A computed fold for a 1488-nucleotide RNA from an uncultured bacterium, annotated as small-subunit ribosomal RNA.
RNA sequence: AGAGUUUGAUCAUGGCUCAGGACAAACGCUGGCGGCGUGCCUAACACAUGCAAGUCUCAGGAGAAAGGGGUCCGCAAGGAUCCCAAGUAAACUGGCGCAAGGGUGAGUAACACGUAGGUAAUCUGCCCCACAGUGUGGAAUAACACUGGGAAACCGGUGCUAAUACCGCAUGUUGUUCCGAGUUCACAAGGUUUGGAACAAAAGGUGCUUGCACCGCUGUGGGAUGAGCCUGCGGCUUAUCAGCUUGUUGGUGGGGUAACGGCCUACCAAGGCGACGACGGGUAGCUGGUCUGAGAGGACGACCAGCCACACUGGCACUGAGACACGGGCCAGACUCCUACGGGAGGCAGCAGUGAGGAAUAUUGGGCAAUGGGCGCAAGCCUGACCCAGCAACGCCGCGUGGGUGAUGAAGCUCUGAGGAGCGUAAAACCCUUUUAGGAGGGAAGAACAUUCCGAUUCAUCGGAACUGACGGUACUUCCAGAAAAAGCUCCGGCUAACUCCGUGCCAGCAGCCGCGGUAAUACGGGGGGAGCAAGCGUUGUCCGGAUUUAUUGGGCGUAAAGAGCGUGUAGGCGGGAUGGCAAGUCUCUGGUGAAAUUUCCCGGCUCAACCAGGAAACUGCCAGAGAUACUGUCAUUCUUGAGUGCGGAAGAGGGAAAUGGAAUUCCUGGUGUAGCGGUGAAAUGCGUAGAUAUCAGGAAGAACACCAGUAGCGAAAGCGGUUUCCUGGUCCGCAACUGACGCUAAAAUGCGGAAGCGUGGGGAGCAAACAGGAUUAGAUACCCUGGUAGUCCACGCCGUAAACGAUGGGCACUAGGUGUUGGAGGUUUCGACCCCUUCAGCGCCGCAGCUAACGCAUUAAGUGCCCCGCCUGGGGAGUACGAUCGCAAGAUUGAAACUCAGAGGAAUUGACGGGGGCCCGCACAAGCGGUGGAGCAUGUGGUUUAAUUCGAUGCAACGCGAAGAACCUUACCUGGGCUUGAACCGCAGUGGACCAUCCCAUGAAAGUGGGACUUCCGCAAGGACCGCUGCAGAGGUGCUGCAUGGCUGUCGUCAGCUCGUGUCGUGAGAUGUUGGGUUAAGUCCCGCAACGAGCGCAACCCUUGUCCUUAGUUGCCAUCUGGUAAAGCUGGGAACUCUAAGGAGACUGCCUCGGAUGACGAGGAGGAAGGUGGGGAUGACGUCAAGUCAUCAUGGCCCUUAUGUCCAGGGCUACACACGUGCUACAAUGGCCGGUACAGAGGGAUGCAAGACCGCGAGGUGGAGCCAAUCCCUAAAACCGGUCUCAGUUCGGAUUGGAGUCUGCAACUCGACUCCGUGAAGCUGGAAUCGCUAGUAAUCGGAUAUCAGCCAUGAUCCGGUGAAUACGUUCCCGGGCCUUGUACACACCGCCCGUCAAGCCAUGGAAGCUGGGGGUGCCUGAAGUCGGUGACCGCAAGGAGCUGCCUAGGGUAAAACUGGUAACUAGGGCUAAGUCGUAACAAGGUA
Repeated sequence: AGAGUUUGAUCAUGGCUCAGGACAAACGCUGGCGGCGUGCCUAACACAUGCAAGUCUCAGGAGAAAGGGGUCCGCAAGGAUCCCAAGUAAACUGGCGCAAGGGUGAGUAACACGUAGGUAAUCUGCCCCACAGUGUGGAAUAACACUGGGAAACCGGUGCUAAUACCGCAUGUUGUUCCGAGUUCACAAGGUUUGGAACAAAAGGUGCUUGCACCGCUGUGGGAUGAGCCUGCGGCUUAUCAGCUUGUUGGUGGGGUAACGGCCUACCAAGGCGACGACGGGUAGCUGGUCUGAGAGGACGACCAGCCACACUGGCACUGAGACACGGGCCAGACUCCUACGGGAGGCAGCAGUGAGGAAUAUUGGGCAAUGGGCGCAAGCCUGACCCAGCAACGCCGCGUGGGUGAUGAAGCUCUGAGGAGCGUAAAACCCUUUUAGGAGGGAAGAACAUUCCGAUUCAUCGGAACUGACGGUACUUCCAGAAAAAGCUCCGGCUAACUCCGUGCCAGCAGCCGCGGUAAUACGGGGGGAGCAAGCGUUGUCCGGAUUUAUUGGGCGUAAAGAGCGUGUAGGCGGGAUGGCAAGUCUCUGGUGAAAUUUCCCGGCUCAACCAGGAAACUGCCAGAGAUACUGUCAUUCUUGAGUGCGGAAGAGGGAAAUGGAAUUCCUGGUGUAGCGGUGAAAUGCGUAGAUAUCAGGAAGAACACCAGUAGCGAAAGCGGUUUCCUGGUCCGCAACUGACGCUAAAAUGCGGAAGCGUGGGGAGCAAACAGGAUUAGAUACCCUGGUAGUCCACGCCGUAAACGAUGGGCACUAGGUGUUGGAGGUUUCGACCCCUUCAGCGCCGCAGCUAACGCAUUAAGUGCCCCGCCUGGGGAGUACGAUCGCAAGAUUGAAACUCAGAGGAAUUGACGGGGGCCCGCACAAGCGGUGGAGCAUGUGGUUUAAUUCGAUGCAACGCGAAGAACCUUACCUGGGCUUGAACCGCAGUGGACCAUCCCAUGAAAGUGGGACUUCCGCAAGGACCGCUGCAGAGGUGCUGCAUGGCUGUCGUCAGCUCGUGUCGUGAGAUGUUGGGUUAAGUCCCGCAACGAGCGCAACCCUUGUCCUUAGUUGCCAUCUGGUAAAGCUGGGAACUCUAAGGAGACUGCCUCGGAUGACGAGGAGGAAGGUGGGGAUGACGUCAAGUCAUCAUGGCCCUUAUGUCCAGGGCUACACACGUGCUACAAUGGCCGGUACAGAGGGAUGCAAGACCGCGAGGUGGAGCCAAUCCCUAAAACCGGUCUCAGUUCGGAUUGGAGUCUGCAACUCGACUCCGUGAAGCUGGAAUCGCUAGUAAUCGGAUAUCAGCCAUGAUCCGGUGAAUACGUUCCCGGGCCUUGUACACACCGCCCGUCAAGCCAUGGAAGCUGGGGGUGCCUGAAGUCGGUGACCGCAAGGAGCUGCCUAGGGUAAAACUGGUAACUAGGGCUAAGUCGUAACAAGGUA
């Protein structure tokens, strides 16, 4: 100090989450020791038991017993008495204490607390100082004795007695009250000094040295300490609490208190408080401090310390110096206990402890040794305060669980590429050490007092000695033995340090956020390994931090959340120039205070540390005094520039009222006129022969004002538009006469406020929600059409909201310009009010700096500053609910929460898409030719069937596809029969000897099984070769996963694109280049340009074909020459031609003309075999489709292993109601049939092609010349010539089928092809729809080949023969390219996404009703108690009992209000992989 998470990516906004620290914690796993701390946060719930406050006999009266001893009586048992115990115990009167200490935080929002002051408005026991005293009388009472009542608690009667208990009288230093006087005090009641009058005291005890000491007592003054009261300032939340208050605010008299005071009371007055938040609600003890934070802050208030409050709940007083009293009292209430039922007792929020509650918090311990407290002269007693110990890893701190050496890198486990690697010097082993724990010994400090003794002494006291320890035989220390007894927890996908194997298979589970898991999971569970911390480690919870995410430090508001619709204006805030005064703010200095502890620094003490101690700093604050006067403030004087007034001009749809005008529309009347009009994409509803529409004339009505008209004008905004008049507001310019800061802003308040809507009354032409009808549609409660009512208009009154927008509050000042326009003024120049220049006020555009996330804004700021107001703080829930205010209503304003999500939103980028736009291309359409779709058949597919009909391919881009050949084989499928190291490969061990080949027999469908015959080789040996068997490694699998893969392939697409380097621009994603203007088949080329270059593609290079040349001349060729035939390159020969096959030439827009920019290029022409890429082929960029293929092959993982392997026979892949694709043959005369005649190219041929010849109608057969092939063979058909048929289901068509054959093959039944004879189906040109093709193409004709024994080939791939038509053109359909635009899409439109309904779950609102809570008011009742009255009774008296009045806790009752819980039913909301209906939004989203 940051990080993760919205997106395909980016920037910014913004929320969520994490890493840190802390804890009075709890839970899970684990656990060796010590020190120091801490330990009911919940039920201020209830409490058994013990203890927590007593003490003094030196205040007083009385006064035991146990026990011991003596004497006496008694036989004894025992009894009597005296002494000690002892003036002791227990109790009583009296004094002091019990108001401290200890606990708790319920209440309390308050002078309760903190801080600083005041008290001249006060008190203060014990303590200290000073002064003055302590005289003289009296009457009781407890204890006790006797006696009564009661279960008890306890109460009563009679009698006796003392005091430091109680009451008089005297004295009065002094004090109090009253009267008088003075005063340099005080704001004042008053203080202070002084004179007089009245009133007011007391207690004794002890010691002895006998008048002294000590302890007391009384009065007064002072001090110290403590306390009371008052005041300024400070610290929670809520305005969905806005008004509160009757003792209330003040006064007077009286009362009361220690004391001021409405503290109380009577009377009088009507005040007091409040947006600077009264009153009410909620919550809460406050502080020093603690935690966190850089700080400012935020949160908290355990332990320790200060203050307050409370003591079962409520009320009350008494005593006292002090209480309205935790372990005192009275009353009431709830609860618990005792009871003899009549009555009584009690209060752990003291220390332990119990129950309950709870996630959760300890011992019914020891001691007064220390510190402190109470009483006492003292000894001493008391002290759950305190000091210690116990329990708890609850926290902090420290220590240990060993150290060194040690590699066959052991075993084991894990991983593995099988070689090895890791755990790992880790272990073992060897050598050491001994903290802590264990055992044994020694053993503290904390202790000094008091007291006693000794000594000193100024008689206050001081010095020395002795005595005193709960903790504790503890700390500490020495020795002994032995590595011996001592390590876990969490994590390992990113954030965040740490990786692999197995299991699991959207299951089980994980998860703080993002997210993992659907068969290869570093994310689940386990193993191994690793990382982190460590006697702990994690989890949960809470607080601060990160979060500048409430922003004072330190944020924002055009579009992300956020400027009020606009004015006027109150409070408030802020405010121009000059001079002077004051000194409140401000600043400086000084003083006081800011408790201690804490924190920081320094220095010490426990071995260190935690912890503790000493010193310093700090405590940022408050108060007081002195000073300064720049700024702010305040007072006074003054100024003119802000603001306003005046004078002179100006423009304007500014507002209100009245009057008035023409055009148009509709309606009415009349005329002309006739069949339609109207309306739409097309129609229909509607109107019209009762005369419409159209047209002419006249009339009526209401509403709105064309042109002018303009990013022109005016207004605060909403808004304002014919013309005229009247009334009226504001603005601008010029002048500089007047006022003299009079200003700006603006909560609250108040006014205006489009449209719609509401009320009352008018008005109503047109338009037009609702409504009706017609269309459209799957539907159409819409869009379109025909009608049409509210309304729109007027008057008056409401409503108060809009995307009321510039999505931009108002004011002032400053900060480059350019240009247009509106309204003024000035200058210049004039014929001119042309133009030009300057300036003020508006309205626009462009643009610099600057700002901005970007877009953009930019003197009309979103720039730079100041002042004031409003508003925002994740999305949804929700502008909803409840409450309140307003409204006639509709509704408006104000305005939450539960719950839920991890995103929602902004700007820009790249793509993709659009029923957006522009440009361009393609047999894409169009123009043509021929098909498919109808028929029959072939073939493939789906479906169905089947034991099996093996598998794959599935829009284009599966379907005559894998398959360039399924009768067996193939073959993967089915049925049946066999084999199990196997049919094939390879290694080792053991065992046997042949093996191979061949033959024979039995059985069988075959495979196989059983049997027989035959019986080794090399080597001296060991052994080896080969083979069988057995066993182990391991084979085999067309089993699964093409979504684990390689390779190969399809497709967009032979489309023209796809990128990179450097530079530049941009915060960035990215852009530029590659866009633009031309051009091209082309990102082809040219030009331009912040780009310059380059790569993969295009093109070219390659093959083939078209022309020519050279070379060569057999098997090909034959012009000339020769021979020869019926004919024939047949022969000699030739090398010309064709051809063959090798090398060249040729074409490059090279030439000309024109166009174009002098370009690229285009058009035309010449020449040429060929002309603008000559034709064809090969060649397929970056990528897309998880496209296809695990069944070509290869391959990870998984699965099978007497079977999912392997062998064999038979069957199936050929099934058949049906549907589709691709084809063949046809439907005929451009034809069929018959006869005749001619011309190819390419390819193939030895298990082959096969000629001539012969046989057969034919398929074919016999036979075999020739050929390993430019030599021989396979080898043409359409066409052409002639004939016939004559429009018909035919001499078309050939399916189907009967018969007979041929060939291949082990074998043609399922299931081959072909031939002949016979048979002769459908079909007469094919619906919607759809395919191919732009030239040697389509169409048509035949030929060859691969596979192959044969063939279901009409397929596929090649080859040649014959050989067309058409293209105006790019509007439309489809596909594609480039640019641009919109986007809420990015899995990218087969996208996204909305609402109702249905289902489940969750929280919430309303609700008849039911049921609580706290508070207030009225009335009734009213305990204890203070005060007042009375007091015939008691007392010597003071006084009291009793009775009574006021007040009052509590109780009862009544009617309301407030606030919870619950509720039939009901409402909307949220959430939930695959429900229903539609398609509203995002593209012009198909009606913006």
It matches the Rfam family "Bacterial small subunit ribosomal RNA". Rfam links the family to the GO terms ribosome and structural constituent of ribosome. The sequence is in RNAcentral, with records from Greengenes.